[in-house]
Two RNAs folded together computationally: RNase P RNA and transfer RNA, 452 nucleotides in total. Its mean pLDDT, the model's own confidence on a scale to 100, is 76.

RNA sequence: CGAGGUGGCCGGGCGGCCGCCGUCGCGGGCGUCUACCGGUGCGCGCGAGGGAGGAAAGUCCGAGCUCCAAAGGGUAAGGAUGCCCGCUAACGGCGGGGCGGGGCGACCCGACGGAAAGCGCCACAGAAACAUACCGCCGCCCUCCCAGAGGGGGCGGCAAGGGUGAAAAGGUGAGGUAAGAGCUCACCGCCUUGGCGGCAACGUCAAGGGCCAGGCAAGCCCCAUCCGGAGCAAGGCUAAAUAGGGGGAACAUUGGCUUACCCGGCCAUUCCCCGGGUUGGCCGCACGACCCAGCCGGCAACGGGUGGGCUAGAUAGAUGGCCGCCGUCCCGGUUUUUCGGGAUACAGAACUCGGCUUACAGGCCGCCUCGACCU
RNA sequence: GGCCCGGUGGUGUAGUGGCCUAACACACCGCCCUGUCAAGGCGGAGAUCGGGGGUUCGAAUCCCCUCCGGGUCGCCA
Numbered sequence: 001c002g003a004g005g006u007g008g009c010c011g012g013g014c015g016g017c018c019g020c021c022g023u024c025g026c027g028g029g030c031g032u033c034u035a036c037c038g039g040u041g042c043g044c045g046c047g048a049g050g051g052a053g054g055a056a057a058g059u060c061c062g063a064g065c066u067c068c069a070a071a072g073g074g075u076a077a078g079g080a081u082g083c084c085c086g087c088u089a090a091c092g093g094c095g096g097g098g099c100g101g102g103g104c105g106a107c108c109c110g111a112c113g114g115a116a117a118g119c120g121c122c123a124c125a126g127a128a129a130c131a132u133a134c135c136g137c138c139g140c141c142c143u144c145c146c147a148g149a150g151g152g153g154g155c156g157g158c159a160a161g162g163g164u165g166a167a168a169a170g171g172u173g174a175g176g177u178a179a180g181a182g183c184u185c186a187c188c189g190c191c192u193u194g195g196c197g198g199c200a201a202c203g204u205c206a207a208g209g210g211c212c213a214g215g216c217a218a219g220c221c222c223c224a225u226c227c228g229g230a231g232c233a234a235g236g237c238u239a240a241a242u243a244g245g246g247g248g249a250a251c252a253u254u255g256g257c258u259u260a261c262c263c264g265g266c267c268a269u270u271c272c273c274c275g276g277g278u279u280g281g282c283c284g285c286a287c288g289a290c291c292c293a294g295c296c297g298g299c300a301a302c303g304g305g306u307g308g309g310c311u312a313g314a315u316a317g318a319u320g321g322c323c324g325c326c327g328u329c330c331c332g333g334u335u336u337u338u339c340g341g342g343a344u345a346c347a348g349a350a351c352u353c354g355g356c357u358u359a360c361a362g363g364c365c366g367c368c369u370c371g372a373c374c375u
Numbered sequence: 376g377g378c379c380c381g382g383u384g385g386u387g388u389a390g391u392g393g394c395c396u397a398a399c400a401c402a403c404c405g406c407c408c409u410g411u412c413a414a415g416g417c418g419g420a421g422a423u424c425g426g427g428g429g430u431u432c433g434a435a436u437c438c439c440c441u442c443c444g445g446g447u448c449g450c451c452a
Base pairs, nucleotide, nucleotide: 001371002370003369004368005367006366007365008364009363010362012326013325014324015323016322017321018320020051021050023048024047025046026045027044029042030041031040032039033038053346057357058356060355061354062353063352064351065231066230067229068228072263073262074261075260078227079226080225081224082223083097084096085095086094087093098112099110100109101108102107113222114221118220119219120216121215122214134162135161136158137157138156139155140154141153142152143151144150170188171187172186173185174184175183189211190209191208192207193206194205195204196203197202235283236282237281238280245274246273247272248271249270250269254268255267256266257265258264290309291308292307293306295304296303297302327344328343329342330341331340332339333338376451377450378446379445380444381443382442385401386400387399388398393432403419404418405417406416407415425441426440427439428438429437
């Protein structure tokens, strides 16, 4: 210098004017309680200070919180997860490790339990899709003839070779045999048992079996672990208004609720359907598994303790508009300086957190790898 | 805001691992029939199943991500 890998961060800045939504303070007005001091509610004016994100998104997981008759036990169904260890409030998240795969490498990727419990499927082709023999190889017998290393038929042995297929009976080599074959042997692979290392996944060594065991579990299933349902329009208080109205069902050996069933529990009138009124206010709702700095422990995720900070709260939904200067990118003129024009991403809170995933113009920093050249 | 459902020719549907090179009806095009039109008969074109990735020998179908659309006080105050 070129080509990459990985971790993290930013994602426009400054100023002026006019607006919008909360909070606090002061002044004053109206209403209300009161004997007074004063309290309280709603407008108005002035001032101070605050006001979108890394994803606020998708709503894909996990929680807090709230209600469901207590959300209690067992069984089954259903759903989710799936190598091991750890982190965490929890998780399908994260960290480290193991194994497998990719890359020269830094590094990256992996739905990665079980197919010798069972069932199912494996189209077409092929003899056969999990058990067989189409072509074939070999031996014996019979027969034909053109008399040979020939053709045909029968009985038996084999699975090496060919062919089909995505997939065909452990692989390679040697011995062996009539031909062959784990039939035997060496190496590799597989399985079993044992020793050693490791918390474990797993690795390694030795012995044995001689190979029986095809694939699919993002087919059913088996094993292990976990899971009650609904969601802030949850739910509570209150103002105003209105008809606890009409129909149907079952009524204590009953009916209904608790996802299904049983136990247990609860309601006593209950359940279902059709209607009527309100469309206002307050709480929930902003101090929280919170944020920042540095220290200690840990490879890390993370944990502990110290100091500091308070950081949106709308309800048809505020967080905006205009102007000036600058930054970044693109286009055109221009030898450079510079001038003109255009663009400035993805997107926007709605109960709140921890994650994942997806979208994103442009830019910055750290560490590392490979190649070339120079000293 | 939450929750739920759907996406296959122009339209409405079927197909839930292979016989799918995706079927049916209407619509469309050509020919026949008719004096002409309709109806009818014969033939034809048209969808790589919203998009991407994965599992599998094989995906419209199974799994994951994503996009679009719909329901809405008659799904929820």